[in-house]
RNA sequence: AGGAGUGGGCGCAUGGUCGCUGGCUGCCUUCGGGUGGUCAGAGGAAAGUCCGAACACCGCAGGGCAAGGUGGUUCGUAACACGAACUGGGGGCAACCCUAAGGAAAGUGCCACAGAAAAUAUACCGCCGGGCAACCGGUAAGGUUGAAAAGGCGAGGUAAGAGCUCACCGCCUUCAUGGUGACAUGGAGGGCAUGGUAAACCCCACCUGGUGCAAGACCAAAUAGGGAAACGUUUGAGGGCUGCCCGCCCGAAGUUUCCGGGUAGGUUGCUAGAGGCGUCGGGUGACCGGCGUCCCAGUUAAAUGAUCAUGGCCCGUUUCGGCGGGUACAGAAUUCGGCUUAUAGCCCGCUCCUUUUU
Repeated sequence: AGGAGUGGGCGCAUGGUCGCUGGCUGCCUUCGGGUGGUCAGAGGAAAGUCCGAACACCGCAGGGCAAGGUGGUUCGUAACACGAACUGGGGGCAACCCUAAGGAAAGUGCCACAGAAAAUAUACCGCCGGGCAACCGGUAAGGUUGAAAAGGCGAGGUAAGAGCUCACCGCCUUCAUGGUGACAUGGAGGGCAUGGUAAACCCCACCUGGUGCAAGACCAAAUAGGGAAACGUUUGAGGGCUGCCCGCCCGAAGUUUCCGGGUAGGUUGCUAGAGGCGUCGGGUGACCGGCGUCCCAGUUAAAUGAUCAUGGCCCGUUUCGGCGGGUACAGAAUUCGGCUUAUAGCCCGCUCCUUUUU
């Protein structure tokens, strides 16, 4: 200098004007409200609603079955299907990346086409022996098929061959050592048994009750139902005129009061939290602990906006003065921890490879 890997961060800024939502608050008020001040007001994903929790209601003696989920080990965490470190396997020269990674000698199923043969069976071309030949016997080294072919490779051996025998590698059994563990390394033994497939059924181990803030709690009109009591039906309840009584009028049966459920509506749940920031300490790390400090949206026909100016950044153009355009993805709704997906343009750290120079 070029190429690559990986981790972290930002996500336009400031001001003016006019508005919107919430908290606190001044003044006026006919108590209905009016009018000011001040503070706060979307995100890294608020998204998808995919996992896990808190919280709430319902269910539940205990145990089992079923159903669903998870699946290397050890840690972290309130918990997880998440994260960290490590182990095994795969990819890359490397930094590094990917991994749904228990069991196929418990059982069942499946393995298209091709091929002799797809799993306890088999021999197409071959090779070897016998035979004139037809054919019979031996064999599985070589060829042919396939995604996959009965350990691989070399030597010995043989009629030709074959773990038939041997070395190395792999596999199985077993022992030792190291490691918390997954596992690793080494020794001894076995001539090889056990094709693949479990995001096929299944087996093993572990985990799991259901519904979601439209959960739930409280207050509570009008109308129409329900219950109770009182009064009343010609000896007139009740209503109107009225300050009251009389009186007059309406009124031929209900009226009044209370209680309870419940709808609209309202309040609450509701935002101080497994919280943020700083610092110190522990840990390889995820993370944990101490101390200090801060309060940071709470809507419900659903606020968080519009516009102007100045300055960033990017692109185009340029007579180098400027001019024009753009500034992503997206937007809270009970809360929190993760995962996944979208994202213009940038910034910073660490590492690897190649080439050159010293």